[in-house]
RNA sequence: CUUAUCCAGAGUGGUGGAGGGAUCGGCCCUUCGAAGCCACAGCAACCGGUUCCAUGUAAUGGAUCGUGGUGCUAAAUCCUACCCCCGCCCGGCGGGGGGAAGAUAAG
Numbered sequence: 001c002u003u004a005u006c007c008a009g010a011g012u013g014g015u016g017g018a019g020g021g022a023u024c025g026g027c028c029c030u031u032c033g034a035a036g037c038c039a040c041a042g043c044a045a046c047c048g049g050u051u052c053c054a055u056g057u058a059a060u061g062g063a064u065c066g067u068g069g070u071g072c073u074a075a076a077u078c079c080u081a082c083c084c085c086c087g088c089c090c091g092g093c094g095g096g097g098g099g100a101a102g103a104u105a106a107g
Stems, first nucleotide, its partner, number of pairs: 001107006011040005019029003023081001025079002041073003046069002048065003052062004077101001082098007
């Protein structure tokens, strides 16, 4: 950079000692112990395995597995931000769609 996904799911202990939830504004979590690190456990099914099904092959999709490579285990990516549409009790609020940014995977 490209493509796909992001309203589901899954945590305890040790260590540590004040922050954390990317950023903004909110709103939360946290000394009844934050981040980080370690151990064990778990979730999921992107890669991967099986080769059961469909499309004549290829390839793709579905099904299935959880030994391997990643990832993940508060809150929808916690909400929001930019644009458009709708509604309302209209300096604003609520709902919907798209985008940006971010995260993860594969290339």